[in-house]
A computed fold for a 129-nucleotide RNA, annotated as c-di-AMP riboswitch aptamer (ydaO/yuaA leader). The sequence was found by an Rfam model in a public genome assembly. Its mean pLDDT, the model's own confidence on a scale to 100, is 78.
RNA sequence: CGUUGAGACGCGCUGUGCUCUCAGAGGCCGGGACCGGCUUGGGGUGAAGCCGCGCGCUAGGACGCGCGGCCGGGCACUCAUCCGGCCCGAACCCGACAGCUCACCUCGCAGGCGUCGGUGAGGAGACAC
Numbered sequence: 001c002g003u004u005g006a007g008a009c010g011c012g013c014u015g016u017g018c019u020c021u022c023a024g025a026g027g028c029c030g031g032g033a034c035c036g037g038c039u040u041g042g043g044g045u046g047a048a049g050c051c052g053c054g055c056g057c058u059a060g061g062a063c064g065c066g067c068g069g070c071c072g073g074g075c076a077c078u079c080a081u082c083c084g085g086c087c088c089g090a091a092c093c094c095g096a097c098a099g100c101u102c103a104c105c106u107c108g109c110a111g112g113c114g115u116c117g118g119u120g121a122g123g124a125g126a127c128a129c
Stems, first nucleotide, its partner, number of pairs: 011114004018026003027109002030106003041097001042094004049070008071089005077122004082118003
C1' cells in the first nucleotide's frame, strides 16, 4: 500500500418499532364486545387494491403468470392538487370467529437497507457581534 474479515462510533431511508437522569420513568403502535347474517367461509396487520383481456390449471371456481386501465405508497426539517426524475404495490397472521366505540382486557417496540434534484414559503440550528 492492497485485499478479506470482525468490532465500535457518527449521519440517514422504510417502518409504531423510540427516549431518558435506566432496580425504573416516559412515549408510540396493533387487536378484542351486544344483535343479526354468511360455506362460493369469514376476518386482521400493511401502501400493497379494483376492473378488463390473454395464457396455464380446472367440470367450474379459486389460484398463478403476462399486458392494459384506474387507484394506493416511498425518495435527509415542514408545507405545496408545484416542476422534473427514480422506485414499490409484498409478506404474514387468526382458525369457523370478531361492525364502530369511553371504560376494560390484551399485544409489539422488529426486520431490512444507503441517499434526488429544483422552485416558493415557513421554521430550526451554528458562527460572529